[in-house]
RNA sequence: GAGUAAUAUUUGAGUAACAUGCCCCUUAGUCUGGGAUAGCCACUGGAAACGGUGAUUAAUACCGGAUGUGAUCAGUCUGUGCAUACAGACUCACUUAAAGGCGGGGAUCCUUCGGGACCUGUCGCUAAGGGAUUGGCUCGAAGCCUAUCAGCUUGUUGGUGAGGUAAUGGCUCACCAAGGCUAAGACGGGUAGCCGGCCUGAGAGGGUGAUCGGCCACACUGGGACUGAGACACUGCCCAGACUCCUACGGGAGGCUGCAGUCGAGAAUCAUUCACAAUGCACGAAAGUGUGAUGAUGCGACGCCGCGUGGAGGAUGAAGGCUCUAGGGUCGUAAACUCCUGUCAUAAGGGAACAAUUGGUAGCGGGUUAAUAUCCCAUUACCUUGAGCGUACCUUAAGAGGAAGCCACGGCUAACUCUGUGCCAGCAGCCGCGGUAAUACAGAGGUGGCGAGCGCUGUUCGGAUUUACUGGGCGUAAAGGGAGCGUAGGCGGCCUGAUGUGUCGGAUGUGAAAGCCCACGGCUUACCCGUGGAACUGCAUCCGAAACUAUUAGGCUAGAGUAUCGGAGAGGUAAGUGGAAUUCCUGGUGUAGCGGUGAAAUGCGUAGAUAUCAGGAAGAACACCGGUGGCGAAGGCGACUUACUGGACGAAUACUGACGCUGAGGCUCGAAAGCCGGGGGAGCGAAAAGGAUUAGAUACCCUUGUAGUCCCGGCUGUAAACGGUGUGCACUUGGUGUAGGAGGCUUUAUCCCCUUCUGUGCCGUAGCAAACGCGUUAAGUGCACCGCCUGGGGAGUACGGUCGCAAGAUUAAAACUCAAAGGAAUUGACGGGGGCCCGCACAAGCGGUGGAGCAUGUGGCUUAAUUCGAUGCAACGCGAAGAACCUUACCGGGGCUUGACAUGCUUGUCGUAUCUUUAUGAAAGUUUAGAGUCAGUUAGGCUGGACAAUGCACAGGUGCUGCAUGGCUGUCGUCAGCUCGUGCCGUGAGGUGUUGGGUUAAGUCCCGCAACGAGCGCAACCCCUGUGGUUAGUUGCCAUCAGAGAGCAAUCUGCUGGGCACUCUAACCAGACUGCCCGUGCUAAACGGGAGGAAGGUGGGGACGACGUCAAGUCAGUAUGGCCCUUAUGCCCCGGGCUGCACACGUGCUACAAUGGAGGGUACAAUGAGAUGCGAAGCCGCGAGGUGUAGCAAAUCUUCAAAACCCUCCCUAGUUCGGAUUGGAGUCUGCAACUCGACUCCAUGAAGCUGGAAUCGCUAGUAAAGGUGUAUCAGCUACGACACCUUGAAUACGUUCCCGGGCCUUGUACACACCGCCCGUCACAUCAUGAAAGUCGAUUGCACCCGAAGUCGCCGGGCCAACCUACUUGUAGGAGGCAGGUGCCGAAGGUGUGAUUGAUAAUUGGGAUGAAGUCGUAACAAGGUA
Repeated sequence: GAGUAAUAUUUGAGUAACAUGCCCCUUAGUCUGGGAUAGCCACUGGAAACGGUGAUUAAUACCGGAUGUGAUCAGUCUGUGCAUACAGACUCACUUAAAGGCGGGGAUCCUUCGGGACCUGUCGCUAAGGGAUUGGCUCGAAGCCUAUCAGCUUGUUGGUGAGGUAAUGGCUCACCAAGGCUAAGACGGGUAGCCGGCCUGAGAGGGUGAUCGGCCACACUGGGACUGAGACACUGCCCAGACUCCUACGGGAGGCUGCAGUCGAGAAUCAUUCACAAUGCACGAAAGUGUGAUGAUGCGACGCCGCGUGGAGGAUGAAGGCUCUAGGGUCGUAAACUCCUGUCAUAAGGGAACAAUUGGUAGCGGGUUAAUAUCCCAUUACCUUGAGCGUACCUUAAGAGGAAGCCACGGCUAACUCUGUGCCAGCAGCCGCGGUAAUACAGAGGUGGCGAGCGCUGUUCGGAUUUACUGGGCGUAAAGGGAGCGUAGGCGGCCUGAUGUGUCGGAUGUGAAAGCCCACGGCUUACCCGUGGAACUGCAUCCGAAACUAUUAGGCUAGAGUAUCGGAGAGGUAAGUGGAAUUCCUGGUGUAGCGGUGAAAUGCGUAGAUAUCAGGAAGAACACCGGUGGCGAAGGCGACUUACUGGACGAAUACUGACGCUGAGGCUCGAAAGCCGGGGGAGCGAAAAGGAUUAGAUACCCUUGUAGUCCCGGCUGUAAACGGUGUGCACUUGGUGUAGGAGGCUUUAUCCCCUUCUGUGCCGUAGCAAACGCGUUAAGUGCACCGCCUGGGGAGUACGGUCGCAAGAUUAAAACUCAAAGGAAUUGACGGGGGCCCGCACAAGCGGUGGAGCAUGUGGCUUAAUUCGAUGCAACGCGAAGAACCUUACCGGGGCUUGACAUGCUUGUCGUAUCUUUAUGAAAGUUUAGAGUCAGUUAGGCUGGACAAUGCACAGGUGCUGCAUGGCUGUCGUCAGCUCGUGCCGUGAGGUGUUGGGUUAAGUCCCGCAACGAGCGCAACCCCUGUGGUUAGUUGCCAUCAGAGAGCAAUCUGCUGGGCACUCUAACCAGACUGCCCGUGCUAAACGGGAGGAAGGUGGGGACGACGUCAAGUCAGUAUGGCCCUUAUGCCCCGGGCUGCACACGUGCUACAAUGGAGGGUACAAUGAGAUGCGAAGCCGCGAGGUGUAGCAAAUCUUCAAAACCCUCCCUAGUUCGGAUUGGAGUCUGCAACUCGACUCCAUGAAGCUGGAAUCGCUAGUAAAGGUGUAUCAGCUACGACACCUUGAAUACGUUCCCGGGCCUUGUACACACCGCCCGUCACAUCAUGAAAGUCGAUUGCACCCGAAGUCGCCGGGCCAACCUACUUGUAGGAGGCAGGUGCCGAAGGUGUGAUUGAUAAUUGGGAUGAAGUCGUAACAAGGUA
């Protein structure tokens, strides 16, 4: 660590194809000569680098000769080997070597007296052999991605010969041949140093290749060789290039990817330290020298390990913080405080190991030797060597003294509160938090976790059996190729033999060390280190086994096939034939329409249509039979006949002998539409035209209608080409249809029945499956082979390739984006789905509303204010059972500030309180003066009460939030539903029960049923009313008896006695239960009818409202959390407003008239209410009313009807209808009727003649009509509300439709639940991407040009000491070289032309994303045209 995907690496082999300095062993030598040259010196060039010339000198430098143990070469022989060949022996013929240095010695010899010869030691040198080590080369196997890279290659593949190398080889060259590699992935592209190992994992695997170790590659970039044992050489050389530096401009120098250090880039990576003391290396005989290797130290929490920051006691649970339900709780024994300890750090003192040596001196032993010399080896004693270092360690001293942070606290995930903020600021790994009560943001307190660390980021493995070898799938979730034939490949029946490929066992070698693991040991422990073991699952070789596998040899018949016979069939191709229908043509009859639709129109028709009859022509399709029947590999095939032809099936035998299955590529077939060429063209019918529909309608519907549909030839090659299910084989309970065949039985009959083979359906066992479902035709159990899948979108798209005439097909990504997309099933909800049922829901009726005027509420508008709330049903005569002031919440103005109201503290007074009063004022208020002498107890005094003042706590708020709440209420709905326990079913959600058959007003009841029971609802129990009885009898009643009063009398008056009979009152009972009868029904429940009965099937009415829904309504009834205001958003007062009026709506009243109006007469109720009250009679007033007071706290008194009925008038008109509006005059209430009251009288006399679209109520004492009462209240806007009685109908065939509801079922892409969901264009913004005239790079192929250095070859006329020869002895020649030249090759460079890849570009294409844009509504329900 740039390159390198193989010239590399790992592992195992080979080298009989090789080399190897230094080291070790063995053998043999080391003889004799020669000529130079550097240094140095002199001169000299240059700026420098660097030289030049001359003189002189040495060697272990260089050269010649000798010798040849040997080696080489050649020959012969022997042996060995898979082979080229190798080993050994012999012969000698050929070739071939050297160098000395440093000591010691004593005889002899020589000497220039130094010494040498000689002997000896040691280090060298030479030749050869061997060893060891290290390398070169070769081979097998293994380890990345890409096929959108499928063909590559000319020295390429091989041969012969030569050259080259240490050595094999196209390594190089000449010639010859035409080979070689490739789907088991060549060639190309991208990426990458490989390994021991490291991280992870249960493992298998996956990722990775820092430190340590092995190998490789590179050394500024590219090329090249030299030297050498070894290099094509990191700190050598030459050349070219880029860059930097020096320069006197002539020319030179350089290569930190060595150690430190600098700069740059970056998120980021250290000291220009000490020492060679140790270990190691190089040189040296050695001492020693060198060594940024190494040993140490420094810096960095970068990692691992160890230690400390104190320990014990200590509760008024201090202060303080936080919180609080105001009590408390918590931080917390935590602190303070008391008593201790002394690690680390600090200071002082002591103080190691690492040291072994080498060497020296002295001694001893051994070896060499002639030698007791020297030298060498071993050994003993002494001396000598420390960078780290006064370090580790030990002792002493003092003092708790110097030493704690980081993250988290919604779930996953251990740990919760307060405050702030208010979809903002922000958080976030995923889900998701934040829109005024945030355990999710920020801060704080508390808590949890870890701790000298903690958290974030990035990366890898795991979890993820989520690429599945271990260990997945493909009916519907992603996924079976449209189908067949078939190549390679994979797999393959039974028996026997052989071999030994795989396989299994054993042995040997190797698998370096380190690491991991185990044991033991050394540092106080640990990290760390040492020793040993195990392991290294691998590779190679040898020996063995022979079941399986494979190969081979032989055989077999069960797989497969062939032959024979037979029947079935829309199997295919070609030719011919047929009838029905349609349209057209001709003719006849015939007349006004036809046609078409939801309804219409366009269109056709008086020039005769449609209709009808006859004849003719044309093309296409083949009714009935016809069938989840048949055939085919699939697509597909349907009139009949003939010819040709494929396949399957059945039966019985014979034959072949595994011939089989699957099938990447490949080939063939392949609906419809489409394309090319030529025909044909009746009907139908894209496009087109017209008519409708519609907001629009480029659609659905209608009328026309061209391509096309048909035939022939050729292309296309796709479909929901679907059983959404690849092919083949085997195995595994059954039942029942159907098609074809065979057999048996039996016959009139192959009619039934039974058995069996093949196909085709249904239901189901086991099993499988997420469920749905599948289930011998598997989706079960196995085997074999192929295809395919790996989140949704982008996208089956882009680019590239292939195919095609085109359309297009096929192969097939990425950026980016989302946290889902999807399957099956469940419960709901919904449907312009279905079935059943109910309701004044419709229908049948009666009366209204909508038109008018007025009243009232609402919206809107207006306003200083028109206070607030209620807003589909379920707001709008609602809160409000009563706004002139008050109410009142609103507005304007004037005032008050502990306050109009409550409690407490402090102070004061008891002359308080209270009352009167002055001034001012609109009042409130402010202000003045006076009167006024509290209670209990007591000895004092105390207690209580009241009031006032000041300040503080606080009061007060109809201010906000009904989406923080309680409570109450509305609504679905008095609808019949909603649930539970246990059991059972289902993996589960959940189901069952509660569904089903009947029935009911009812989940009411009966029956059935894997359910059995139960609860809340229904019903009943309660109240009123309808009948009777009993009891009671005043204020009620009066039939009978008696009396009184009135009246001429009839008679009347409960007036009295008396009575309670009746009415009535109000308490208790009785009564009604489908109890009885008949019928229907299932011998049920029940229903229909009937009897009796006052009442009959719930007798009528009321109260009563399941689980829940609507964040429904209400903070303005009250209550209440939080927030907000506090000389005001509180409180008081006056005035105004809530009553405002172009308008719109709701609810009502009065009417429009004769079933009426007016006048007169006359009768009959009930519920109620009454003391500041109801108020009689009487009197006054036209009247409202006034006066008046009797009676009555009320079955006693008061208030009490109208319509009806009788008589008269009106006579159909804007009226004797109608009464609005307005004028005038009054009454009453009230402090006060202007804004703004009600009523009365007189006058006035509007609209309105029955109400468009539409819409409301009501089923019997109901509707309708008539009046009466009460609450609120001074009065009243009441025509409202709530009650009461009087008169008193019509209609309901029925459930098709509208609305609402209940049950069952079905579909669903809905679940905020159809007011749902959701699609596409357009517009805007952002992002990534494709195309694009081009432009700019990078890499690379090919061709050519130029051609440095350098090797090799050639030349070498110039130059040259050694050697040889010659002689004229310093010359010549030769040998051999050198410079130089030149040829091939050759880096960089240049030119041209391609390829691949990247960046960029006007413009352009689609894609993705986005709180609230536009247009429509395509899909989901029958989605409104499936």
This is a predicted structure of a 1426-nucleotide RNA (small-subunit ribosomal RNA) from a metagenome. The RNAcentral record of the sequence draws on SILVA.